[in-house]
RNA sequence: GAUUUAUAAAGAAGAGGUGAGAGACAGGCUCAUUGACCCUCUGGCAACCAACUUGAAGUCCCGAUUAAAGGGAUUGGAAAACCGGUGCCAAAUCCUGAUUCCGUUCUGCGGAAGAAUAUAAAUU
Repeated sequence: GAUUUAUAAAGAAGAGGUGAGAGACAGGCUCAUUGACCCUCUGGCAACCAACUUGAAGUCCCGAUUAAAGGGAUUGGAAAACCGGUGCCAAAUCCUGAUUCCGUUCUGCGGAAGAAUAUAAAUU
């Protein structure tokens, strides 16, 4: 770099440096010398991966004689905590954007899929 899968209407700051554009692309619309974007440090958020601790639900047995509390075994991994690797910390992926379908107050609007983009993991 490519392919596949998953996720994307939630969440998350400050300081220093630099000095002009930035938000992938196109059209809009926003942010930006009251210093944006980017880099560094500290802090934070929580999507994936890794490690680790606790262990929700289910089944069987005992209790039992009909039940309950409770106990044991077995399977299992809901949820939570801690820590690390990436990532992320303006606006719904800021909105729309090849294409298809559905609905509708019908040429407008709304929704779903798809495409594109971004992130993670695996494979190559």
Predicted 3D model of a 124-nucleotide RNA (SAM riboswitch aptamer (S box leader)) from an uncultured Flavobacteriales bacterium. It matches the Rfam family "SAM riboswitch aptamer (S box leader)". From the family's description: The SAM riboswitch is found upstream of a number of genes which code for proteins involved in methionine or cysteine biosynthesis in Gram-positive bacteria. The coordinates come from a structure-prediction model, not an experiment, and the mean pLDDT is 78. Of the family's consensus pairs, 97% are formed in the model.